This is a predicted structure of a 75-nucleotide RNA (transfer RNA) from a Candidatus Bathyarchaeota archaeon.
The sequence was found in a public genome assembly.
The coordinates come from a structure-prediction model, not an experiment, and the mean pLDDT is 81.
RNA sequence: GCGACUGUAGUCUAGUGGUUAGGAUCUUGGCCUUCCAAGCCAAUGACCCGGGUUCAAAUCCCGGCGGUCGCACCA
Numbered sequence: 001g002c003g004a005c006u007g008u009a010g011u012c013u014a015g016u017g018g019u020u021a022g023g024a025u026c027u028u029g030g031c032c033u034u035c036c037a038a039g040c041c042a043a044u045g046a047c048c049c050g051g052g053u054u055c056a057a058a059u060c061c062c063g064g065c066g067g068u069c070g071c072a073c074c075a
Stems, first nucleotide, its partner, number of pairs: 001071007010025004018055001027043005048064005
């Protein structure tokens, strides 16, 4: 350099165009407990950036940036 795949909370992950983006974990508060842990309840927190298509985009398309893998080049 070329190609394929990929990007959602601090971390992991679901979501094949339609009502308020779901779950786990972390954190905070409460309940429970003699105390702690575990358990239960609640709260906080996310769609990489820009553009396009569409009545409607996390989702489809294009570009950029990042990541993974393969190939090529150099030595």